[in-house]
The prediction has a mean pLDDT of 83. Predicted 3D model of a 72-nucleotide RNA (transfer RNA) from a Candidatus Saccharimonadota bacterium. The sequence was found in a public genome assembly. Its Rfam family is "tRNA".
RNA sequence: AGGGGUAUAGUACAGCGGUUAGUGCGUAGGUCUCCAAAACCUGAAACCGUGGUUCGAUUCCACGUACCCCUG
Numbered sequence: 001a002g003g004g005g006u007a008u009a010g011u012a013c014a015g016c017g018g019u020u021a022g023u024g025c026g027u028a029g030g031u032c033u034c035c036a037a038a039a040c041c042u043g044a045a046a047c048c049g050u051g052g053u054u055c056g057a058u059u060c061c062a063c064g065u066a067c068c069c070c071u072g
Base pairs, nucleotide, nucleotide: 001071002070003069004068005067006066007065010025011024012023013022018055027043028042029041030040031039048064049063050062051061052060
């Protein structure tokens, strides 16, 4: 330089263009317990950025940014 892939809670990942954006772990509170752990209940917390398409975009398209892989 060229090509490909990924980007969503603290972390690891789901998410057929229309649902309140969800799950595990973590985290906060509660129940239980002599105290903890475990278990159970409840909560907080996220769509990389800018444009475009569309009645409607986390999802499709373009460009940019970051990371990973391949070619030379």